[in-house]
RNA sequence: AUUGAUAAAGGCAAACCAGUUGAAAAGCUGGGACGCAAAACUAAAGGGCCUGUGGAUUAUACUAUGGCAGCCAGUUACCGAAA
Numbered sequence: 001a002u003u004g005a006u007a008a009a010g011g012c013a014a015a016c017c018a019g020u021u022g023a024a025a026a027g028c029u030g031g032g033a034c035g036c037a038a039a040a041c042u043a044a045a046g047g048g049c050c051u052g053u054g055g056a057u058u059a060u061a062c063u064a065u066g067g068c069a070g071c072c073a074g075u076u077a078c079c080g081a082a083a
Base pairs, nucleotide, nucleotide: 002083004079011036012035016031017030018029019028020027021026034070040075041074042073046072047071048068049067050066053064054063055062
């Protein structure tokens, strides 16, 4: 450095429910745990996905805005078994 154990110390929190913000996707707070060795950070300035208030259009497609990091990715980080 790679790597990740019936290890140690810890951490995070899916679905769902209640409240709340939003046009929506979705976010926040509380409860709750499906799971996670990065489920920490990064969203025009890597890819991908979602929404469709606004714009455009005969209409759909499209698109500005918005969102997802627990989709991949990039960056950083605790511990120290085996290899």